[in-house]
RNA sequence: AACGCUGGCGGCAUGCCUAACACAUGCAAGUCGAACGCGGUUUCCCCGCAAGGGGAAACUGAGUGGCGAACGGGUGAGUAACGCGUGUGUGACCUACCUCCGAGUGGGGAAUAACGUCCCGAAAGGGACGCUAAUACCGCAUGACAUCCUGCCCUUGAACGGGUGGAGAUCAAAGCUGGGGAUCGCAAGACCCGGCGCUUGAAGAGGGGCCCGCGUCCGAUUAGCUAGUUGGUGAGGUAACGGCUCACCAAGGCGACGAUCGGUAUCCGGCGCUGAGAGGGCGGACGGACACACUGUGACUGAGACACGGCCCAGACUCCUACGGGAGGCAGCAGUGGGGAAUUGUUCACAAUGGGCGCAAGCCUGAUGACGCAAUGCCGCGUGGAGGAUGAAGGUCUUCGGAUUGUAAACUCCUGUUGCCAGGCACGAAUGGCUCCGACCUAACACGUCAGAGAAUGACGGUACCUGGUGAGGAAGCCCCGGCUAACUCUGUGCCAGCAGCCGCGGUAAUACAGAGUGGGCGAGCGUUGUUCGCAAUUACUGGUCGCAAAGUCUGCAUAGGCAGUCCGCUAAGUCGAACGUGAUACUCCCAGGCUCAAUCUGGGAACUGCGUCCGAUACUGGCAGCUUUGAAUCCAGGGAGGAGCGAUGUAGAAGUCCAGGUGUAGCGGGUGAAUGCUGAGAUAUCUGCAGGAAUAUCGAUCGCGAAUGAGGCUUCCUGGACCAAGAUUGACGCUCAGACGCGAUAGCUACCCUAGGCAACGGUAUUAUAUACGACGGUAGUCCUACGCCUAAACGAUGAAUGCUUGGUGUGGCGGGUAUCGAUCCCUGCCGUGCCGAAGCUAACGCAUUAAGCAUUCCGCCUGGGGAGUACGGUCGCAAGGCUGAAACUCAAAGGAAUUGACGGGGGCCCGCACAAGCGGUGGAGCAUGUGGUUUAAUUCGACGCAACGCGAAGACCCUUACCCAGGCUUGAACUGCAGAUGACAUCCUACGAAAGUAGGCUUCCGCAAGGACGUCUGUAGAGGUGCUGCAUGGCUGUCGUCAGCUCGUGUCGUGAGAUGUUGGGUUAAGUCCCGCAACGAGCGCAACCCUUGUCUUCUGUUGCCAUCAGGUUAAGCUGGGCACUCUGAAGAGACUGCCGGUGACAACCCGGAGGAAGGUGGGGAUGACGUCAAGUCAGCAUGGCCUUUAUGUCUGGGGCCACACACGUGCUACAAUGGCCGGUACAAACCGUUGCGAUCCCGCGAGGGGGAGCUAAUCGGAGAAAGCCGGUCUCAGUUCGGAUUGUAGGCUGCAACUCGCCUGCAUGAAGUUGGAAUCGCUAGUAAUCGCGGAUCAGCACGCCGCGGUGAAUACGUUCCCGGGCCUUGUACACACCGCCCGUCACAUCACGAAAGCCGGCUGUACUAGAAGUCGCUGCGCUAACCCGCAAGGGAGGCAGGCGCCUAAGGUAUGGUCGGUGAUUGGGGUG
Repeated sequence: AACGCUGGCGGCAUGCCUAACACAUGCAAGUCGAACGCGGUUUCCCCGCAAGGGGAAACUGAGUGGCGAACGGGUGAGUAACGCGUGUGUGACCUACCUCCGAGUGGGGAAUAACGUCCCGAAAGGGACGCUAAUACCGCAUGACAUCCUGCCCUUGAACGGGUGGAGAUCAAAGCUGGGGAUCGCAAGACCCGGCGCUUGAAGAGGGGCCCGCGUCCGAUUAGCUAGUUGGUGAGGUAACGGCUCACCAAGGCGACGAUCGGUAUCCGGCGCUGAGAGGGCGGACGGACACACUGUGACUGAGACACGGCCCAGACUCCUACGGGAGGCAGCAGUGGGGAAUUGUUCACAAUGGGCGCAAGCCUGAUGACGCAAUGCCGCGUGGAGGAUGAAGGUCUUCGGAUUGUAAACUCCUGUUGCCAGGCACGAAUGGCUCCGACCUAACACGUCAGAGAAUGACGGUACCUGGUGAGGAAGCCCCGGCUAACUCUGUGCCAGCAGCCGCGGUAAUACAGAGUGGGCGAGCGUUGUUCGCAAUUACUGGUCGCAAAGUCUGCAUAGGCAGUCCGCUAAGUCGAACGUGAUACUCCCAGGCUCAAUCUGGGAACUGCGUCCGAUACUGGCAGCUUUGAAUCCAGGGAGGAGCGAUGUAGAAGUCCAGGUGUAGCGGGUGAAUGCUGAGAUAUCUGCAGGAAUAUCGAUCGCGAAUGAGGCUUCCUGGACCAAGAUUGACGCUCAGACGCGAUAGCUACCCUAGGCAACGGUAUUAUAUACGACGGUAGUCCUACGCCUAAACGAUGAAUGCUUGGUGUGGCGGGUAUCGAUCCCUGCCGUGCCGAAGCUAACGCAUUAAGCAUUCCGCCUGGGGAGUACGGUCGCAAGGCUGAAACUCAAAGGAAUUGACGGGGGCCCGCACAAGCGGUGGAGCAUGUGGUUUAAUUCGACGCAACGCGAAGACCCUUACCCAGGCUUGAACUGCAGAUGACAUCCUACGAAAGUAGGCUUCCGCAAGGACGUCUGUAGAGGUGCUGCAUGGCUGUCGUCAGCUCGUGUCGUGAGAUGUUGGGUUAAGUCCCGCAACGAGCGCAACCCUUGUCUUCUGUUGCCAUCAGGUUAAGCUGGGCACUCUGAAGAGACUGCCGGUGACAACCCGGAGGAAGGUGGGGAUGACGUCAAGUCAGCAUGGCCUUUAUGUCUGGGGCCACACACGUGCUACAAUGGCCGGUACAAACCGUUGCGAUCCCGCGAGGGGGAGCUAAUCGGAGAAAGCCGGUCUCAGUUCGGAUUGUAGGCUGCAACUCGCCUGCAUGAAGUUGGAAUCGCUAGUAAUCGCGGAUCAGCACGCCGCGGUGAAUACGUUCCCGGGCCUUGUACACACCGCCCGUCACAUCACGAAAGCCGGCUGUACUAGAAGUCGCUGCGCUAACCCGCAAGGGAGGCAGGCGCCUAAGGUAUGGUCGGUGAUUGGGGUG
């Protein structure tokens, strides 16, 4: 600036940034009568009867003439330029008006407009004839200066400079006006004195022209440009230099210090800009300069223009027209349309300032001064001040207690800025002119100059300001409140609507959306958008980088350039200092002043970091001259030595292959296993010989060489470079290096040869789900050589070159020196090269570290977020492939480095677990039970879904349960609480209806003296109720990893930090168990132990248990007396600790073996579950936030359903039989339960069961017979005497009720099933397997679950593999963490870009054509007042029209260049 919301006042500023787009209307440049003539009007005077005539004055019109109009005002299109800025120059120039100083202003002449008459035209306008004036025009005179010609002197680098001479030639002028009245004149006037003019010259001031140094945007994907081009001579032209123009001559001039071309752009002082500064951005207002005036040429006039409001021409556009022809140019002030996000009044005044003209008065002035509009900006002021708590009401929030809004309001007392009303009232105004007076000047009381006094003059404006009145009265909004960033809650919404500058919010508890309340910020403004600078050291001059983040050219040589050793001298260009000039005003800063302050304004100072001149300094840099040797180079027929350095030549052996021959026979070959392949035409194997090509084992190495790529048998020749030692020579000869020029692996290309082996492509064989691969068999280009071409690599040390400096240790290659020694060698040491480890230092860290990535210097190259893209286009190189150079649109908020912690790996190491293996028994097949899915249904209520859902919630659905469905009811409700009112009943019971619930009726209180109370019902009300939703809002509880050995903390230390250390390491353990070591030392939660149970013993206890001894007794029996020894009960203890011995180990921890012991190395079992993970499960167990519902999603009742059934899965039971079934006999448990109960003996029934009831509140009685087992019998391998499903029938039990839908019994029936595919589960000892018993739930219902005991095995070599886990380590582009991440095609949508046959346009070059107006030149037979000649006619000079020529704008033709648009189709890219 604009936009949105809002808007009280004043001051000062500012106000078309876009269409240099087009403009209606009005105004913006006139003035002078004291230059001139002619008109008009009015007044006056004179003459006249009048008509009329003459004169004067004032005002006024057009015209001639003068001056102005070239200033002032506007705009920024063009311009990358001496355009601008700054500083010089002009010895190469001009200058009207103004100032100063000289000189002069004499005398003539001819016209012409106006005017008059006539004519043409629509108009604009024009023509002919005639008259007239001037300060208009033209001669003549005079003539200094000037010019031309010619001498001399001075200055200078240079003369077109200055001075001084000479002779000639050429060149001027204009009048107007005021006064005077001596003299002259009729008068005008002459004359005199002034003023304004005019001419000429000199000087000044101010203004301008031209030249030059320096500075002045981007692009090299613009590298070459230039013929008037560069210079000279001569001429023309200009105010003036100059190729400015022309003729001739020469061939130059500019350019990597960026020419040319393209793009963009007025420049500067400066800025209400930014910044610490250096810089960056801008050039609006104000001021200076430039350019332009509809577009493009052109000249005229003039002192000045190639002229905004002048002219001619061409073009476009607009207007008028009688169609013949004319008129116009707001980028002046207002204003209009248009464009645009957007920018004002068709105002007042010349009062002031300034300008033009004028003697002046004065006139003109959209310059200017003012007012108006706009919160556009800056500045100031106000919208009130003080008191005021029941902390009012209302709002909001709330844990309901309160908090907050908030002294805020109300209310009381004040004030009066501002607004409104009324009154007063400015500064800006004093010059000039006028009147009066005085002085000077003068002959003068004119004129003029100066001084004083007076009157007059204001657009703004009755404004600012002052005074009074009125009355808190008229005057507050905007944005924000998740973090950055000051400020938080409620409601609504529910990935919706929306927000958002970045990160990001919103999927039902949003401080982020919308509203509200509170709060924060600013305040007549507040936000948003845009732009610029800063933050950004993120282009780094100040002040950055390049091992791994972007970035060192593949490598050398070397040109320009940059930089460069020691000492001395000179110079003074850079550098430093002093002085002077300049750096306009304004601005900024400081100090004052002044509008009440401020903004604004005025004055003074400082400053303007620059440029120039001159003087000085000489350290450093440069220049010149010289010296020196340490940098550099060279030398010694080098005193030496080493080397895969390079090129060429010849040659050697091993190996493989081919060929020939011999021997020899059936396979060879290949491999995880095979096949293709070779082979009776004799392979493979083996021996001999020959051919040919390529490559050189061992030596051979963190060895040597080379600039790099690279280079490996041996010999010879040619050749390059480095090193060491001692000397000598030259004397800085050096370093780096853009462009240029060389070299440059592999692959690929062209041509010719060669070709043993290997081998892209290709073929067939395998592998595989596929196998365009890996493996195997063949095999062509190519690999090799020569010549050309290519020029790229992870061409890497991812580390440019050179020089100097900076603690060390230890290897190794080359050459030396010293010491010791007889000597080799050791040892010490120097130089050059090449490695490792490490100090300081550096580094983001990793790491580098005398071979630096340390400390410094010099030079070169390169980088500036990721993608697009090393792509496109252009250029260039190449035979091609392709290389070099190298963008943009668009898109993302990251891409990247190093390190850390985890997780993961078909990475590594160590270790564990019924994890595998070794075993035993199952599941998966059958039937049934049960759960789930699915389907069905009115409903089949709900939840649980890998392990860790599926005999799970449910320890037990016929009703109830029950949540589901159908039907019938109730609505303060089935249960509960409070309040108010009414009532005395309600319930039981009875009757009626009903399926029931229920409805209707009947019967119908208690305490207290009373007040009242209790209980209950009804009504109203506040709650209620909900197995309705959300387990992803939650508590609690639980599952799981996992009874795995882990998880952490404090202090210290290390690290910039995340973090690390401890917890890693060596051993060991079931164990982060323990020991040792260690920058760690300790500690916590886990492990272990403590707890329960079981196994042994002791003590105590002794009934309901037990019975050894004693006694009694029975068919028998602890049955009885008695006893408490034993068993047992249940209390307390003991015991086991690697305690002891031996061995191993590190003298440790521990491990192994042994002894003793009931038990031996945590004895067995249980309880016990670290930090955490899975948004795991549960709102239906309970609790609970929020939401939803309230005659219903609540509640009551009857019935039904949860029990359905083509099917699929899980978990079980029973089996398939002889280790068995059946029958008979017989033995031995543990644990548990029982009064609404367990229920014995006895009786009935085949049985389930019934009758009956002893005993027992339980070590006493009962459930209760344990079963497998054992003994005997039978069955004899069959779908059976196996198996028992299913079905029929008869019964029993529970219960209101067994139909849907219970359990049991008898009889009858007798299905599938003959050991179970792929796959899969459990178990390591009293375990698996097998056998029965009990309990919870429960009226009844158990194949499930939880417990109990009986019988009682097999196997474990071992840790390769599967699964899970622990520790260490490694890689990582993963971190919702491998169920991760992620690549490319294809398909779809969308966006920008490239190519493209072409098509269209802008700018521009060249050639030709064309040629308006106009200057210049030539001509000018037509026309022609002034001057000359002439008596005249006429002639001459001069001029004009016309004609021709050069130049030249628009236009045209042709052909290029460049940029842009578009384009069927097409190419890749981005996003989803």